[in-house]
RNA sequence: CGGUGGGUCUUGUGCGAUGCGAGCCUGUGAACCCUGUCAGGUCCGGAAGGAAGCAGCAGUAAGCGGUCACUUGCAUGUGCCGCAAGGGUGCUUGCCCC
Numbered sequence: 001c002g003g004u005g006g007g008u009c010u011u012g013u014g015c016g017a018u019g020c021g022a023g024c025c026u027g028u029g030a031a032c033c034c035u036g037u038c039a040g041g042u043c044c045g046g047a048a049g050g051a052a053g054c055a056g057c058a059g060u061a062a063g064c065g066g067u068c069a070c071u072u073g074c075a076u077g078u079g080c081c082g083c084a085a086g087g088g089u090g091c092u093u094g095c096c097c098c
Stems, first nucleotide, its partner, number of pairs: 002096007009086006015079002017076007025066004034059004042051003
């Protein structure tokens, strides 16, 4: 000097981290136009019984809060972690050759 392999570089991909959203969980939550139970009272009936059903209570829908963890979606030089491909202009390194 040359050849070759690796690192540095680029892209894709996977995993994890971080951030945001959602789900799960939980609280609250419709006087009536949700459900159930319907005191009192009302209606039908000679009676036995039956019907509708306010308040209350319980459970919820939509919505609004809370939340470690768990699940899921998206994003990010968060890692210079894994894999693959590319790039041989430059730097560095191992080997071979002169």